[in-house]
Molecule: transfer RNA
Organism: Bdellovibrionales bacterium
RNA sequence: UGGCCAGUAGCUCAGUGGUAGAGCAAUCGGCUGUUAACCGAUUGGUCGUAGGUUCAAGUCCUACCUGGCCAGCCA
Numbered sequence: 001u002g003g004c005c006a007g008u009a010g011c012u013c014a015g016u017g018g019u020a021g022a023g024c025a026a027u028c029g030g031c032u033g034u035u036a037a038c039c040g041a042u043u044g045g046u047c048g049u050a051g052g053u054u055c056a057a058g059u060c061c062u063a064c065c066u067g068g069c070c071a072g073c074c075a
Base pairs, nucleotide, nucleotide: 001071002070003069004068005067006066007065010024011023012022013021018055026042027041028040029039030038048064049063050062051061052060
């Protein structure tokens, strides 16, 4: 320098252009002599950043940022 992949909740990840979700975690409650386990509820998001396309973008296009892998150049 080029190519590819990834970036979505505190963590791990889904999400075929049409109201952003699951599990775990956290909080509260139930159950229990107590804890754990189990059950129920609640809290949770600038979808990496900035533009573009569209009636409508997490999703499509462009640039950039961060991380990973591969290749190349110099030494």